[in-house]
RNA sequence: GUGGGUAACCUACCCCUAAGACUGGGAUAACACCGGGAAACUGGUGCUAAUACUGGAUAAGACCACAGGAGCUUCGGCUCCAGUGGGAAAAGGUGCUUCGGCAUCACUUGGGGAUGGGCCCGCGGUCCAUUAGAUUGUUGGUGAGGUAACGGCUCACCAAGUCGAAGAUGGAUAGCUGGUCUGAGAGGAUGAUCAGCCACACUGGAACUGAGACACGGUCCAGACUCCUACGGGAGGCAGCAGUGAGGAAUAUUGCGCAAUGGGCGAAAGCCUGACGCAGCCAUGCCGCGUGUGUGAUGAAGGCCUUCGGGUUGUAAAGCACUGUCAGAGGGGAAGAGCAACUCGGUUUAAUAUCCGAGUCCGACGGUACCCUCAAAGGAAGCACCGGCUAACUCCGUGCCAGCAGCCGCGGUAAAACGGGGGGUGCUAGCGUUGUUCGGAAUCACUGGGCGUAAAGCGUGCGUAGGCGGCCUGUUAAGCCAGGUGUGAAAUCCUGCGGCUCAACCGCAGAACUGCAUCUGGAACUGGCAGGCUAGAGUUCGGUAGAGGGAAGGGGAAUUCCCGGUGGAGAGGUGAAAUUCGUAGAGAUCGGGAGGAAUACCAGUGGCGAAGGCGCCUUCCUGGACCUGAACUGACGCUGAGGCACGAAAGCGUGGGGAGCAAACAGGAUUAGAUACCCUGGUAGUCCACGCCGUAAACGAUGAGCACUAGAUGUUGCGGGGAUUGACCCUUGCAGUGUCGUAGCUAACGCGUUAAGUGCUCCGCCUGGGAAGUACGGCCGCGAGGCUAAAACUCAAAGGAAUUGUCGGGGGCCCGCACAAGCGGUGGAGGAUGUGGUUUAAUUCGAUUCAACGCGAAGAACCUUACCUGGAUUUGACAUGGGGAGAAGUCCUGAGAGACCAGGACGUGCCCUUCGGGGAACUCCCGCACAGGUGCUGCAUGGCUGUCGUCAGCUCGUGUCGUGAGAUGUUGGGUUAAGUCCCGCAACGAGCGCAACCCUCGUGCUUAGUUACCAUCAUUAAGUUGGGGACUCUAGGCAUACUGCCGGUGUGAAACCGGAGGAAGGUGGGGACGACGUCAAGUCAUCAUGGCCUUUAUGUCCAGGGCUACACACGUCCUACAAUGACCGGUACAAUGGGCGCCGAACCCGCGAGGGGGAACAAAUCCCAAAAAACCGGUCCCAGUUCGGAUUGGAGUCUGCAACUCGACUCCAUGAAGUCGGAAUCGCUAGUAAUCGCGUAUCAGCAUGACGCGGUGAAUACGUUCCCGGGCCUUGUACACACCGCCCGCCACACCACGAAAGCCGAUUGGACCUAAAGUCGUUGAGCUAACCUUCGGGAGGCAGGCGCCUACGGUCUGAUUGGUGAUUGGGGUGAAGUCGUAACAAGGUA
Repeated sequence: GUGGGUAACCUACCCCUAAGACUGGGAUAACACCGGGAAACUGGUGCUAAUACUGGAUAAGACCACAGGAGCUUCGGCUCCAGUGGGAAAAGGUGCUUCGGCAUCACUUGGGGAUGGGCCCGCGGUCCAUUAGAUUGUUGGUGAGGUAACGGCUCACCAAGUCGAAGAUGGAUAGCUGGUCUGAGAGGAUGAUCAGCCACACUGGAACUGAGACACGGUCCAGACUCCUACGGGAGGCAGCAGUGAGGAAUAUUGCGCAAUGGGCGAAAGCCUGACGCAGCCAUGCCGCGUGUGUGAUGAAGGCCUUCGGGUUGUAAAGCACUGUCAGAGGGGAAGAGCAACUCGGUUUAAUAUCCGAGUCCGACGGUACCCUCAAAGGAAGCACCGGCUAACUCCGUGCCAGCAGCCGCGGUAAAACGGGGGGUGCUAGCGUUGUUCGGAAUCACUGGGCGUAAAGCGUGCGUAGGCGGCCUGUUAAGCCAGGUGUGAAAUCCUGCGGCUCAACCGCAGAACUGCAUCUGGAACUGGCAGGCUAGAGUUCGGUAGAGGGAAGGGGAAUUCCCGGUGGAGAGGUGAAAUUCGUAGAGAUCGGGAGGAAUACCAGUGGCGAAGGCGCCUUCCUGGACCUGAACUGACGCUGAGGCACGAAAGCGUGGGGAGCAAACAGGAUUAGAUACCCUGGUAGUCCACGCCGUAAACGAUGAGCACUAGAUGUUGCGGGGAUUGACCCUUGCAGUGUCGUAGCUAACGCGUUAAGUGCUCCGCCUGGGAAGUACGGCCGCGAGGCUAAAACUCAAAGGAAUUGUCGGGGGCCCGCACAAGCGGUGGAGGAUGUGGUUUAAUUCGAUUCAACGCGAAGAACCUUACCUGGAUUUGACAUGGGGAGAAGUCCUGAGAGACCAGGACGUGCCCUUCGGGGAACUCCCGCACAGGUGCUGCAUGGCUGUCGUCAGCUCGUGUCGUGAGAUGUUGGGUUAAGUCCCGCAACGAGCGCAACCCUCGUGCUUAGUUACCAUCAUUAAGUUGGGGACUCUAGGCAUACUGCCGGUGUGAAACCGGAGGAAGGUGGGGACGACGUCAAGUCAUCAUGGCCUUUAUGUCCAGGGCUACACACGUCCUACAAUGACCGGUACAAUGGGCGCCGAACCCGCGAGGGGGAACAAAUCCCAAAAAACCGGUCCCAGUUCGGAUUGGAGUCUGCAACUCGACUCCAUGAAGUCGGAAUCGCUAGUAAUCGCGUAUCAGCAUGACGCGGUGAAUACGUUCCCGGGCCUUGUACACACCGCCCGCCACACCACGAAAGCCGAUUGGACCUAAAGUCGUUGAGCUAACCUUCGGGAGGCAGGCGCCUACGGUCUGAUUGGUGAUUGGGGUGAAGUCGUAACAAGGUA
């Protein structure tokens, strides 16, 4: 709260009813007088009344005692009837009166009602079990007391009970309900206003009075606090209405009135009423209204943006035409009022009581609501947001700063995310923020979830409580269903109607309140009771298999050790070694012996067991399962919280045992280290007995039981049938144990009659990650530890399955000068050149693994040039536009390092012309827009380029598969240089790549022959000339090669191997050609370009300097170290190219570089131009040389304005290092490497570089194990800025929360005891005492006082729980760049 009970009770005032109210008595306040006290207050004496108090009478009911009858009954009792005895009552007031009384208000006793309560019972009402036992008036009884009343409510005695896992006791928290908020509902949260109930009234205790209180505005006591005081004493209790202070994020006026409603008193007038009615304050909420309406485009101005055209603000404004709500001014102006009272009248009456009508009077709000008039667009708009969620976008500023942030996340120079502006969006007298609740969240799932791998099945069984439970019959009616009755307060919610102009709000009516109780009925299902059944379960009989368990005994093989024999130097061990054993005789081998442990083969996804687990043989004891068919019991079943038992390995205790193995430990190795992996030893332990421990990835990561739902194929045990006998075979049933698979399920993987399918029953468990299976507490344990089990704090994830990719010290297949096989180099020397570093005024800038470093630079003395120093200049060295002057231009002089400044001379052009002039190009001057920048950003970009890589790959459409990411195709079998081709295939096709088409070289044919060529003829010194068109060659066209042909292999394929022919053979050699993409690769300094910066400078001009520096380091080259050589002499043979500001011949001079010279040639004609190596002859004779040429001195040549810094070359002299190069490393597979020279671009000059050309011309490739790179398939993955990945732990530092801790300080509470106020009760009462009695003495009764029980506060001792704090200590968490290692993820390098 709801529903009952009271046969266990009370109820003032109110109503109905019955009866009555007679007769006496004694006091006392007020008051008067006298006192005490500061006050509060109080004492004494005296007088008096009552509806105050009190004696007696009466007694119908009522009450008590006794006993009788009837009825009812829950058997306790209740009701009714009559009888005897007993005690118990009262009061008058007012009005009228014809004095009889009447009326009215009071009073007494009964009965009844109404109302309000007391007590009892059923059900319901928060969290913690890390609160599991609680209790002594406790539980019951008997008796007594007490109460209105039942009752351990209290007491005495007796008994030992009572409550508790359906949660007692304890702790924490909390007023409960109608309702309220939310929600589709079920629920969840909540308990303001309003209403009902309870509790409380400064704190604690107590009673008195009363119908009712243990009493908010009463009393007493104690305590704390405040106040008064004359210090002796006193007073007080706003959690009533206002108000003050304090606390707080925060909550109002010391208002008006009793006019209305309601209450108390009164006969009434009336009084009281901070209840209440109103007003005030607060946008706190709900509702309504306004801040204007219409028109108005040159789309004004201004703002903002802009691609500069415009767009937007925006019909918005202005302007024009209207309207009048609210506010303002003036005027009018309610309802709420009905009574009562008074006055008048009427009906009735005995009556002026009552009753009816009329009038008067009564309004806090308030001159309020409302109405009318006036003027005037006048006085009235804000807040948040605009990255996604989520409606709404731009500019500027800022530059990981300042800041934002609900989550994800923004901000590091182009921010729609920060701040501001413009614009927009959403709400609107509000709008945002914060907090809280519900929702979304099916995210605690009753409705409505899960547990193989995401969190989650107890390690396993037995079994208690509990839950659930087969078939039939009868009965019952608890559950269940239907109907009725009572109740479920009102308000609220909902529906309808109505009242305030509407609405909010309010009124009326209805519905509803899903509940509880009770009555009647029903009997299907569940339950109870009774009876029966056999399908579940079990028992007996007959068989079967088995490493099931326990105990005792026995066997062989092997290892080790001991003894003995043989034998003689090693053995052992590893990647390789060493430690170790061995000449004191090892290892090896033979024989004998000892001891312990384990049981090869059989052996099997075979068997048994509940799980852990169980394996030589025999015996004994013993548990379970399966098969066949009969008999028996008759639901005896399933599950199972607690509980009990079992429970690998390791570990512990006691005593044994100890062969092998082997933690710890020792040594040897490995290593940067190696407390490891490897090796040699080796102790606990492993074994046995007994006792503990109780945990494992105790896993099928899958609880137990029952039923149902396609199959196929193995295997174990037992049985039926067939055909045959053979260890077989076929078919079929039951029980196990495997594989595949249908439907279905699943997030997927997968499961799939041994379910993770479909259902039922019961148990256990889960609710983000970390902290943490930890702390504290409890229980268990000898201990180790186990079981139970949090929080603070912290993160925006942690996780599962699958996909694509990457990667792997994973696998398979296959390529590449990748290795191997070879040849020659680099790394050592000297020099050249580039880079780093350093230096410098500057040494300009860029490029930095491969893919920077003889790169940009195909050529820095000035220039270049971007750098430095100094000197100049500012519309500029350069472009366009305006104005003015002058053609342009050429020459000269002076100062200066020059730029440049100053001055002079000459010169007059072209087009048009109205002859004044104008125009174009060019130059100068002026001014404004602007120019300029090799300044920054290649991480804002375009373009271009490098690289993987000339690697064979990269994709798409349609279809199919998958929930999806995706897959398929593109995988597979062959084959290829190739995703090349063939075959197969849920794929079929296509595109970009490959190849081919293009260029060049190689062969031939044809055309054409000059400058090329010359066989034949003639000629010459000479193809020199005539001539020739055959050849070479040149340069156009064409042909040729396609696995076409043959053989073999192969799938009658693609293709490969071999061969023929051919100049060439399987892409003939070379080149150009570079898929999708990767590297934020390179370049803002080729160029272009966004943004930023600069503008008398970061622009421009000039001179000089620098880019050329030099302790050093690296890259790329040249020349060498020599005899396959050097030098000298002689003699041959090329090709590509270039040439007029050029190549430059012959000839002359010079040792030479070179000079003079100038022919020929715009070149198949002339020139550069000598080719060199080679070949022939000679010298040298193995040495720092006749090798090598650096360096230095001297003398020159050439180019150039100019060779000092800083050119090349020549001659003479000088004659360094270097005697083939450590670790390491590069190139190359054929006309290649190696070697030899030649040409060209750049260029005044400068080449060891770059790009080309030809000459001579090799060696080797077994092969793919390994290194590097790459391709395809597959596998694992914790990686996805993708292994240069990810990531763990200790330590160090900072911060945070928590635990422990000697203690310290509180709070709450238990036990024992002490003290004991007020007070009730009991007792006493010698003191005091009006009513009554009296024999007048006194008595009855009462009071004060004393004592006792109980007891608040207080005190002492001792516990428990809990909080705070605590030196120190423990782990935990968090923190851009700390230390040490590398544990995990790949076979993570020891799974």
RNAcentral holds the sequence, with entries from SILVA. A computed fold for a 1391-nucleotide RNA from a metagenome, annotated as small-subunit ribosomal RNA. Its mean pLDDT, the model's own confidence on a scale to 100, is 85.